[in-house]
Context: one part of a larger RNA
RNA sequence: GGAUGAAAGCUGGCGGCAUGCUUUACACAUGCAAGUCGGACGGGAAGUGGUGUUUCCAGUGGCGGACAGGUGAGUAACGCGUAAGAACCUGCCCUUGGGAGGGGAACAAUAGCUGGAAACGGCUGCUAAUACCCUGUAGGCUGAGGAGCAAAAGGAGGAAUUCGCCCGAGAUGGGGCUCGCGUCUGAUUAGCUAGUUGGUGAGGCAAUAGCUUACCAAGGAGAUGAUCAGUAGCUAGUUCGAGAGGAUGAUCAGCCACACUAGGACUGAGACACAGCCCAAACUCCUACGGGAGGCAGUAGUGGGGAAUUUUUCCCAAUGGGCGAAAGCCUGACGGAGCAAUGCCAAGUGGAUUAAGAAGGCCCACGGGUCGUGAACUUCUUUUCCCGGAGAAGAAGCAAUGACGCUAUCUGGGGAAUAAGCAUCCGCUAACUCUGUGCUAGCAGCCUCGGUAAUACAGAGGAUGCAAGCGUUAUCA
Numbered sequence: 001g002g003a004u005g006a007a008a009g010c011u012g013g014c015g016g017c018a019u020g021c022u023u024u025a026c027a028c029a030u031g032c033a034a035g036u037c038g039g040a041c042g043g044g045a046a047g048u049g050g051u052g053u054u055u056c057c058a059g060u061g062g063c064g065g066a067c068a069g070g071u072g073a074g075u076a077a078c079g080c081g082u083a084a085g086a087a088c089c090u091g092c093c094c095u096u097g098g099g100a101g102g103g104g105a106a107c108a109a110u111a112g113c114u115g116g117a118a119a120c121g122g123c124u125g126c127u128a129a130u131a132c133c134c135u136g137u138a139g140g141c142u143g144a145g146g147a148g149c150a151a152a153a154g155g156a157g158g159a160a161u162u163c164g165c166c167c168g169a170g171a172u173g174g175g176g177c178u179c180g181c182g183u184c185u186g187a188u189u190a191g192c193u194a195g196u197u198g199g200u201g202a203g204g205c206a207a208u209a210g211c212u213u214a215c216c217a218a219g220g221a222g223a224u225g226a227u228c229a230g231u232a233g234c235u236a237g238u239u240c241g242a243g244a245g246g247a248u249g250a251u252c253a254g255c256c257a258c259a260c261u262a263g264g265a266c267u268g269a270g271a272c273a274c275a276g277c278c279c280a281a282a283c284u285c286c287u288a289c290g291g292g293a294g295g296c297a298g299u300a301g302u303g304g305g306g307a308a309u310u311u312u313u314c315c316c317a318a319u320g321g322g323c324g325a326a327a328g329c330c331u332g333a334c335g336g337a338g339c340a341a342u343g344c345c346a347a348g349u350g351g352a353u354u355a356a357g358a359a360g361g362c363c364c365a366c367g368g369g370u371c372g373u374g375a376a377c378u379u380c381u382u383u384u385c386c387c388g389g390a391g392a393a394g395a396a397g398c399a400a401u402g403a404c405g406c407u408a409u410c411u412g413g414g415g416a417a418u419a420a421g422c423a424u425c426c427g428c429u430a431a432c433u434c435u436g437u438g439c440u441a442g443c444a445g446c447c448u449c450g451g452u453a454a455u456a457c458a459g460a461g462g463a464u465g466c467a468a469g470c471g472u473u474a475u476c477a
Base pairs, nucleotide, nucleotide: 002476003475004474006473007472009470010469015345016344017343018342019340020339021305026303027302028301030300031299032298035063036062037061040060041059043057044056045055046054070258071257072256079183080182081181082180084178085177088175089174090173094170095169096168097167098166099165101135102134103133104132111124112123113122114121115120140149141148142147154163155162156161184230185229186228192220193219196218197217198216199215200214201213202212203211233255234254235253237248238247239246240245261280263278264277283294284293285292286291311337313336314335319333320331321330322329323328350380351379352378360371361370362369363368385414386413387412388411389410390409394404421466422465423464424463425462427446428445432461433460434459435458436457442449
């Protein structure tokens, strides 16, 4: 000299684009962050003089809540990276071959009775379906074979038709599993292992497998560092360096792990599930003391910790996602605005003329020198600033639809108007004098400086460097 998610000191006018709890994976008030479908279903309500049409809804049912969003606690591991592999699964979408015959019983809602402070229930009776069950059928599955096993649902429309449903096959994308190699420190950790290593039978899984179990054998890995201990999410990347290499893993992207702590399964194509369930522990809250409710490492925000990190903001207009036939609804994802010189980039804080070399400051050999054409004066311009007018693209090929935003941009008027600091000046290292102090007060990155003429301390004048920043501290090379 370079770099940073930086901090603190002094200073601070503007714009664009980024970035913003690195510490307590500490505790959280409040609001919002995942719903949707009445074109699956019975019912209820609103509205209307009535019918019809219309609108809304608790419940049954379907799809989605396994995505998106957050965090890095754990993990030294097939976790990640890279290169391979075989014994697998796959909702929705796409392609393709077939099919949907006949019947039945219930349970919510609702009604009646009733328990409880509440959360939430209990009993009896009724009812629909794309909810559930039986039966028939099957180019599928199982089996050496005889043979055995397994399915379906309707909705909308006047209709054509269309959207669905069931069983196969394929494809795409996704996921599960195995494996070679690579992946921090310590030997002041040298011994480790009993489902441990292998086999057989059985079980289990979507699938391979000690994955599990009974029996049998006694193996298996280790100085090419096992085991133990410490530390740590990994990578593409980022940063320094000519390179070799070192350090690092914020934002963005891929993978993994976690969701108050520990364990467990259910449902489902997919979870052992952040805003699902059950049990246990801690904590907080409600209680009529019998019992209940909760989980911000989502987005804002609060307390605490800390040197330190933002608004309890606008919108679904765009992009993307869920549901729906669609209209549409939902979306703290996202798109924007706000705050912060936190960083990078850009443009400014005026230009020209002017010597009486003004006043004033400082120095002086008292002649003068310097700040210094600097100021003033005269004149010009208007980036920026203030006031006014017009006004987008982003909208997706009829029209309509813009949060940002009456923004960007263009244009009229006004007036130099609104805008400069910080550090340093012995040498390294660009820049010097005076006064004060007198080994004191102090400075200091290193060498050092200061004991009466200090270019090194403090102040002043001047100078040098960088500039909306400047120097300091911390860390890396």